[in-house]
Context: one part of a larger RNA
RNA sequence: CUGGGUGUAAAGGGAGAGUAGGCGGCAAGGUAAGCGAUAUGUGAAAGCCUUAAGCUUAACUUAAGGAUUGCAUAACGAACUAUCUAGCUAGAGUACAGGAGAGGAAAGCGGAAUUCCUAGUGUAGCGGUGAAAUGCGUAGAUAUUAGGAAGAACACCAGUGGCGAAGGCGGCUUUCUGGACUGAAACUGACGCUGAGGCUCGAAAGCGUGGGGAGCGAACAGGAUUAGAUACCCUGGUAGUCCACGCUGUAAACGAUGAGUGCUAGGUGUCGGGGAGGAAUUCCCGGUGCCGGAGCAAACGCAAUAAGCACUCCACCUGGGGAGUACGACCGCAAGGUUGAAACUC
Numbered sequence: 001c002u003g004g005g006u007g008u009a010a011a012g013g014g015a016g017a018g019u020a021g022g023c024g025g026c027a028a029g030g031u032a033a034g035c036g037a038u039a040u041g042u043g044a045a046a047g048c049c050u051u052a053a054g055c056u057u058a059a060c061u062u063a064a065g066g067a068u069u070g071c072a073u074a075a076c077g078a079a080c081u082a083u084c085u086a087g088c089u090a091g092a093g094u095a096c097a098g099g100a101g102a103g104g105a106a107a108g109c110g111g112a113a114u115u116c117c118u119a120g121u122g123u124a125g126c127g128g129u130g131a132a133a134u135g136c137g138u139a140g141a142u143a144u145u146a147g148g149a150a151g152a153a154c155a156c157c158a159g160u161g162g163c164g165a166a167g168g169c170g171g172c173u174u175u176c177u178g179g180a181c182u183g184a185a186a187c188u189g190a191c192g193c194u195g196a197g198g199c200u201c202g203a204a205a206g207c208g209u210g211g212g213g214a215g216c217g218a219a220c221a222g223g224a225u226u227a228g229a230u231a232c233c234c235u236g237g238u239a240g241u242c243c244a245c246g247c248u249g250u251a252a253a254c255g256a257u258g259a260g261u262g263c264u265a266g267g268u269g270u271c272g273g274g275g276a277g278g279a280a281u282u283c284c285c286g287g288u289g290c291c292g293g294a295g296c297a298a299a300c301g302c303a304a305u306a307a308g309c310a311c312u313c314c315a316c317c318u319g320g321g322g323a324g325u326a327c328g329a330c331c332g333c334a335a336g337g338u339u340g341a342a343a344c345u346c
Base pairs, nucleotide, nucleotide: 003318004317005316006315007300008299012314014201015200016199021194022193023192025088026087028085029084030083031082033081034080035077036076038074039073040072041071042070048066049065050064051063052062053061054060091191092188093187094186096183097182098181103177104176105175106174107173108172109171110154114150115149116148117147118146119145120144121143125136126135162169163168206247207246208245209244210243211242215241216240220236221235222234223233258313259312260311261310262309263308266291267290268289269288270287271286272285273284274283275282276281295302296301319346320345321344328339329338330337331336
């Protein structure tokens, strides 16, 4: 390389939109590049294969045939692929009518709780733990009442509920805005699928500048525990957590399961929409769960949301360690990221 694979053994890119490329619905006609058949020429000799012959045999040699799977030319064929012309509507999309949703962005508003401040009541404790101590408190704490301030998060509703491509999204209102679904079938007429590079998005932590800082809280300090305790527990507490703008670009970024299309028993929940029915109920489409048959699977299990049966395209794997390291390159302010070996060793 081929082959075989990628839920858990090595292996699905974190996710999207999309360039090149690859692949692509139904039916008609043309062309003949691919494709097929025929013929001719060529494909040196030796070698190779087959059959003979010659040295006593063999090796060896000689002769004839084959092969040389290729290339070129000529005139043909038209099913398939391709291409051109003119079409179709089942794929895809547009318009229309609806309802659902923590989808996104911005602005405004609300209550509970927490902490702090002020004032009142009130007095000796509070706090914390396995038990304590550090800590707070007679300069009046804790508790309680009233008023004020601040920041962050939104109890109940809440649900193997919903939405989003993924990351993710949850108080309420308004504005702007993306997508999906259902119904009907007016319009376009293959406009589709995938997608190397490149581009965009991308939790948390981290970084830059400027704000903000209630609670929590790496680091740090103290108190305990302990043989020790650079921990677990306690009292404090700085970065950070929050906002704006910019960077970083990684995660067990997980369903450890790439995307698309078609096909292949059922049962039972639930969410959105629709049809029938007076209702009970039942049917259809789209999502989301559980169970389960065939089939698959090393087993576990998967099973119409496939890990089944097929096709298309991309990504990735090829014994363990060395190592996601070194070097180089690119990116980054840095931290570091991406790409990514070998010696050696088992």
Predicted 3D model of a 346-nucleotide part of an RNA (small-subunit ribosomal RNA, central domain) from a Clostridia bacterium. NCBI's taxonomy places the organism under Bacteria, Bacillati, Bacillota, Clostridia. Its Rfam family is "Bacterial small subunit ribosomal RNA".